[in-house]
RNA sequence: GCCCGGGUGGUGUAGUCCGGUCAGCAUAGAGGCCUGUCGAGCCUCAGACCCGGGUUCAAAUCCCGGCCCGGGCG
Numbered sequence: 001g002c003c004c005g006g007g008u009g010g011u012g013u014a015g016u017c018c019g020g021u022c023a024g025c026a027u028a029g030a031g032g033c034c035u036g037u038c039g040a041g042c043c044u045c046a047g048a049c050c051c052g053g054g055u056u057c058a059a060a061u062c063c064c065g066g067c068c069c070g071g072g073c074g
Stems, first nucleotide, its partner, number of pairs: 001073007010027004020057001029045005050066005
């Protein structure tokens, strides 16, 4: 230099192919219920789409460029 895969709450991940439901789940955090106490269990709350541009009524998703991580070729 070229090719492939990936980047989503504190952490781990789904969703992307085929654009549209409040961006889901687990765990961690806060509050509450329960309990003699703790733990477990249950309920509620808050928290995220790597950056810029384009297309579109509408983009995490499609297109272009860039950055970072991993792998392959030379």
Molecule: transfer RNA
Organism: Candidatus Methanodesulfokora washburnensis